[in-house]
Context: one part of a larger RNA
RNA sequence: GGAUGAAUGCUGGCGGCAUUCUUAACAUAUGCAAGUCAGACGGGAAGUGGUGUUUCCAGUGGCAGACGGGUGAGUAAUGCAUAAGAACCUGCCCUUGUGAGGCGAACAACAGUUGCAAAUGACUGCUAAUACCCCAUAGGUUGAGGAGAAAAAGGAGGAAUCCACCCAAGGAGGGGAUCAGGUCCGAUUAGUUAGUUGGUGAGGCAAUGGCUUACCAAGGCAAUGAUGAGUAGAUGGUCCGAGAGGAUGAUCAACCACACUGGGAUUGAGACACGGCCCAGACUCCUACGGGAGGCAGUAAUGGGGAAUUUUUCGCAAUGGGCGAAAUCCUGACGAAGAAAUGCCGCGUGAAGGUAGAAGGCCCACGGGUCAUGAACUUAUUUUCUUGGAGAAGAAACAAUGAUCAUAUCUGAGGAAUAAGCAUCGGCUAACUCUGUGCCAGCAGCCGCGGUAAGAUAGAGGAUGUAAGUGUUAUCC
Numbered sequence: 001g002g003a004u005g006a007a008u009g010c011u012g013g014c015g016g017c018a019u020u021c022u023u024a025a026c027a028u029a030u031g032c033a034a035g036u037c038a039g040a041c042g043g044g045a046a047g048u049g050g051u052g053u054u055u056c057c058a059g060u061g062g063c064a065g066a067c068g069g070g071u072g073a074g075u076a077a078u079g080c081a082u083a084a085g086a087a088c089c090u091g092c093c094c095u096u097g098u099g100a101g102g103c104g105a106a107c108a109a110c111a112g113u114u115g116c117a118a119a120u121g122a123c124u125g126c127u128a129a130u131a132c133c134c135c136a137u138a139g140g141u142u143g144a145g146g147a148g149a150a151a152a153a154g155g156a157g158g159a160a161u162c163c164a165c166c167c168a169a170g171g172a173g174g175g176g177a178u179c180a181g182g183u184c185c186g187a188u189u190a191g192u193u194a195g196u197u198g199g200u201g202a203g204g205c206a207a208u209g210g211c212u213u214a215c216c217a218a219g220g221c222a223a224u225g226a227u228g229a230g231u232a233g234a235u236g237g238u239c240c241g242a243g244a245g246g247a248u249g250a251u252c253a254a255c256c257a258c259a260c261u262g263g264g265a266u267u268g269a270g271a272c273a274c275g276g277c278c279c280a281g282a283c284u285c286c287u288a289c290g291g292g293a294g295g296c297a298g299u300a301a302u303g304g305g306g307a308a309u310u311u312u313u314c315g316c317a318a319u320g321g322g323c324g325a326a327a328u329c330c331u332g333a334c335g336a337a338g339a340a341a342u343g344c345c346g347c348g349u350g351a352a353g354g355u356a357g358a359a360g361g362c363c364c365a366c367g368g369g370u371c372a373u374g375a376a377c378u379u380a381u382u383u384u385c386u387u388g389g390a391g392a393a394g395a396a397a398c399a400a401u402g403a404u405c406a407u408a409u410c411u412g413a414g415g416a417a418u419a420a421g422c423a424u425c426g427g428c429u430a431a432c433u434c435u436g437u438g439c440c441a442g443c444a445g446c447c448g449c450g451g452u453a454a455g456a457u458a459g460a461g462g463a464u465g466u467a468a469g470u471g472u473u474a475u476c477c
C1' cells in the first nucleotide's frame, strides 16, 4: 500500500446492487417448511321436496416423502481434483417389438362388544379394488436329456380414442465399484500387520473383490517416511504479488460427510432415510405412577456463548419441484419487502456575481496580516425534499391471471429550502502559531517529547488529508 462475512470510537442526507452467528454440531417456547390423486376402490357426510349433477372427508391403494433446504462435527483417504478402462444397476422420460385369457380367497374402513388417564389397543362379523393369490400363455433361462421354476389391471368417454399395466431390446440422464500419479505438519513417532498378504472351495452382492467363511501357504507395508500423534471437509475459486509464489476456502457452483449421541434393519428403482421405523443412552415434557411424547446443523423466533451478525413479514404473480387426464392443491425452494453505512458504485449538502476588503475571532514589529468572496446583499435554478397528477415492462397461451406496487419512470406546484463530519499538523508524512502546564499532567506505530519561551502534552486560531464517512483494533499478502 492492498484486502476483510469484520468489530469498535465519533459522525451520518439519498439511491442502486450485494452481504449478514466466523463463537456453543449449545439448548429450544410458538407458527409454518411434503404432499397429492374421488378419472384405482368400497363407504360416510353436506346439499336438494325427490332423482340427477355437485362438494367435502377418515380408510384401502398408487406415486412422491432418497429431490429441494441446512450444517462442516467427523474424515489425511471407503474423501477431493485430474486422467483411464470394465465386472454392474437404473422408477419417471424417449424409441422399437410382443402381450394384457380364466378364476379365487382375504384385510382395512364400517357395525357390534370391550380394555385404557393418555398414547393406543383386543375380539366377533361384513365388503371393494390398478391391493393379494392361483391356473393358462411367452422367438426366454438352465440343462446332454428328463423333471422343475417365472407376467399382466384396469380407468374415462356415446364412440373414435386417450391415460395406465406386463415382458423384451436400445437410448438419455443418474448412480455404484476399480485404478494411476497428486493432495497439511512434525522422526523429541521406526518398526508395523493375523482376515493381516496370496491361493483353493463355498457363501453373498446389481457388480469385481478377504466382502464373509473353511482349509492351505507366509506373506503384505516401511527412511521414496510405514505405523501412531496433531490439525483439517477437499475443489472451481478468493486476497496479495510484476512474476515465481504466499495466504485462504463466507456468499455462488458441483463433490463428500452428517441430522440429539451410538447401533440396526425395513420399504423401495434408489436410503441404511434431517421433519420414517426399531433398540440403547443423555436431556426435556405429560401422567390417574401403570405408562407415554419429543429431536430447528429447514424458515422466522427465544435463551445462552460472544467484540459481533437481521423480521415470530407478504405471495405462489414469475422460475422450478411433487401429485393429478386436467382444473386445481402443496411448496419458509423461490420471488419480494423489512432491518443494519457491513461492502462496492452513483448523487447531493448548492450555483453565478459580490470590497465599505464589514462585524467578530486569532496573530502582530501596533503599521498591519489572516479566517475571507467567506457572510450579508443581488440574480437565476430545484438534483434532492414536501405535496398533487399520470403510469409501465416483468404475463408465457384467445381471454383471464402481479405478491412486489399508491413501485420504477414521466409530469405540475412550493421554497435555498431538508443535509458535514472525522483524523492529523517533530521526522518517517501533506499540514504552524499563541496560551496553559512545568520529567507533573500527559503523548507515543518507531525514533522519542515533557525538568518555565514545548511547532511532539491540553485548549484556541489557522492549515493538511479524506469525505457520508473517518480514525482505531484484529488478521492475511
Stems, first nucleotide, its partner, number of pairs: 001477004006473005013347006019340002021305001026303003030300003035063003040060002043057004070258003079183002082180001084178001088175003093171005099165001101135002104132001110125006154163003184230001191221003196218008233255001235253002237248004260281005283294004311337001313336003319333001320331003351379003360371004385414006421466005426447003432461005442449002
The part of an RNA shown here (small-subunit ribosomal RNA, 5' domain) has 477 nucleotides and comes from Picea engelmannii.
The prediction has a mean pLDDT of 81.
NCBI's taxonomy places the organism under Eukaryota, Euphyllophyta, Pinidae, Conifers I, Picea.
Rfam family: Bacterial small subunit ribosomal RNA.